RNA sequence: ACAACAAAAGGGUACAGUCAGGGAAACUUGGUGUCACAAAGCUACAGGGGCUAAGGAUUUUAUGAUAUCUAUGUCAGCCAGCUACCGUU
Repeated sequence: ACAACAAAAGGGUACAGUCAGGGAAACUUGGUGUCACAAAGCUACAGGGGCUAAGGAUUUUAUGAUAUCUAUGUCAGCCAGCUACCGUU
C1' cells in the first nucleotide's frame, strides 16, 4: 500500500415510542429514548427502487365530493456510488 475480517481498546450513530416546531402530505428539525448498525459517514443531477400528490391534467350535465395520472417534493436505517479510524490475518 492492497484485500478480507470485525475478537479487543477507544469510541460513533440513534429504530420505535414520546414532547415541542416546520410541511398539503410523504417526511423532517431539536429534546428525550436506545432497536439495531464495521461504514447506520457523505451523495437524491452516477444509477435503480420506494413513499407522498400541494400544483397541474383527466373523469363527472354543472357545483361539490370521490377517483386516476403526474415530482419539481421526499426516503441513504432499500439496493447502490464515493470516502474512511483503530486493530487482526

Predicted 3D model of an 89-nucleotide RNA (c-di-GMP-I riboswitch aptamer) from Rummeliibacillus sp. POC4. The coordinates come from a structure-prediction model, not an experiment, and the mean pLDDT is 81.